[in-house]
Predicted 3D model of a 96-nucleotide RNA (SAM riboswitch aptamer (S box leader)) from a soil metagenome. Its mean pLDDT, the model's own confidence on a scale to 100, is 84. RNAcentral holds the sequence, with entries from MGnify.
RNA sequence: CUCAUCCAGAGAGGCUGAGGGACCGACCCUACGAAGCCUCGGCAACCGCUCCAGGAGCAGGUGCCAAUUUCGGCAGACCUCGGUCUGGGAGAUGAG
Numbered sequence: 001c002u003c004a005u006c007c008a009g010a011g012a013g014g015c016u017g018a019g020g021g022a023c024c025g026a027c028c029c030u031a032c033g034a035a036g037c038c039u040c041g042g043c044a045a046c047c048g049c050u051c052c053a054g055g056a057g058c059a060g061g062u063g064c065c066a067a068u069u070u071c072g073g074c075a076g077a078c079c080u081c082g083g084u085c086u087g088g089g090a091g092a093u094g095a096g
Base pairs, nucleotide, nucleotide: 001096002095003094004093005092006091011040012039013038014037015036019029020028021027023073024072025071026070041065042064043063045062046061047060048058049057050056051055069090074087075086076085077084078083
């Protein structure tokens, strides 16, 4: 850079000590310990392997384990003007 996916799923302990949810706004989580590191565990998105042509399984490589990518940030349609839906943009993950 290109392509695909992003409404599901998934915890404990130890060390630390105030922040974190990419950015902005809102709204959340957090001393009943944030983020980070370590150990064990789990989930199963992509790659891989097996059965198979629908799908199911394994958990090897990355990844992930609060809230729809938390929602909106740009545009369009509808609208009881509160909002709803769709498509983008940006981001994350995987493969090349």